[in-house]
Context: one part of a larger RNA
Molecule: small-subunit ribosomal RNA, central domain
Organism: Haladaptatus sp. ARA8_H01
């Protein structure tokens, strides 16, 4: 419950695609389903109101009249709006073309430093580690210097308040394939749109299955310390894992704690992309300035807000659609159902308590 909300108090689904539904640009025409008007009919009785009457009064009852009556039907009419129909339009949307930007995705090839191990050479007593130590490594020659080989992981500087992506996320170089956005256009289609219950796809890390790989790091584990103890913090080791391929899982403070789309509402100052104009020029795909569109930051007016703050990338002013909230705990638990190999996930209470 005809109400108020969702950045931080409870509350925006992790993100996108999309079915039904809901919502829908400009012009003209016809129709008249919705809508509106008129007339007629239906709309029981009781109840209610007024008057009159009957019980000695009243309550109560009777009669007459009125009122109420969501609404339904018939006929006639109106045509602004809504639905549907017909025709047209271009500003929403889409397509095409042009040049430019990008850590966007997938595949292949190549490279780099460091690290570890091994081999050769040199070299000798320590090295490593800490607050201090010890465990540990080392005379079967370590640490260190040097020449090489092999291996796996990673990708310094550039690098940014940068860029790209729906989100998760994406960074050495080159090639191949694919996708998206912005800008410009004197081109084309002509409302084809928005949102989106169901449903689907994608979805960090950890985890799971099978096979590979394992340099380094490193849950668990084993030692050494510390300590009253030390199942930790510190140190020496170290398995799973982190990596690859093919599947599964489907969750995060998946955050901007801010759903998506559209319109409107002062400015200032950076920065990325494109276009245009002007100036300069060493003529360069150059430099500077301004303008338009688009993205991304900071400050700020009106306004909003409990405040912090937000402020054209709104949390302002409006519209459409969806999701969600209703004291704390019990509890994201139990039960049931669905999904999963499992771990568990999704949906999701109550008693009781306060």
């Nucleotide at each position: 419950u005809u109400g108020g909300g969702c950045c931080u108090a409870a509350a925006g689904c992790g993100u996108c695609c999309g079915u039904a539904g809901c919502c829908g640009g400009c012009c003209a025409g016809a129709c008249a389903g919705g809508u509106c008007c008129g007339u007629c009919g239906g709309g029981a009785a009781a109840u209610c109101u007024g008057c009159u009457c009957g019980c000695u009064c009243a309550a109560c009852g009777a009669g007459c009249a009125g009122g109420c009556g969501u609404c339904c039907g018939a006929c006639g009419g109106a045509a602004a709006c809504c639905c549907g129909c017909u025709g047209g339009c271009u500003u929403g949307g889409g397509a095409c073309c042009a040049g430019a930007a990008g850590a966007c995705u997938c595949g292949a090839g190549g490279g780099g430093u460091a690290c570890g191990u091994c081999u050769g050479g040199g070299g000798u007593a320590g090295g490593a580690g800490u607050g201090a130590a010890a465990u540990c490594c080392u005379g079967u020659a370590a640490u260190c210097c040097u020449a090489g080989a092999c291996g796996g992981a990673c990708c310094g500087c550039c690098g940014a308040u940068c860029g790209c992506g729906a989100a998760a996320g994406c960074a050495c170089c080159u090639c191949g394939a694919g996708a998206g956005g912005a800008u410009g256009g004197a081109u084309c289609c002509g409302a084809c749109g928005g949102u989106g219950a169901a449903g689907g796809a994608c979805g960090a890390a950890a985890g799971c299955u099978a096979g590979g790989g394992u340099c380094a790091c490193g849950a668990a584990c084993c030692g050494g310390a510390u300590u009253a103890g030390a199942u930790a913090c510190c140190c020496g080791g170290g398995u799973a894992g982190u990596c690859c391929u093919a599947g599964c899982u489907g969750u995060a403070a998946a955050c901007g704690a801010u759903g998506c789309u559209c319109g409107c509402u002062a400015g200032g100052u950076g920065u990325g992309g494109c276009a245009c104009a002007g100036g300069c020029u060493a003529c360069g795909a150059g430099c500077c300035u301004g303008u338009g569109c688009u993205g991304u930051g900071c400050c700020g007016u009106a306004g909003g807000g409990a405040a912090g703050c937000c402020g054209a990338g709104a949390a302002g002013c409006g519209a459409g659609c969806c999701g969600c909230c209703u004291g704390g705990g019990a509890a994201g638990u139990a039960c049931g159902u669905c999904c999963g190999c499992a771990a568990g996930g999704a949906u999701g209470a109550a008693a009781c308590u306060u």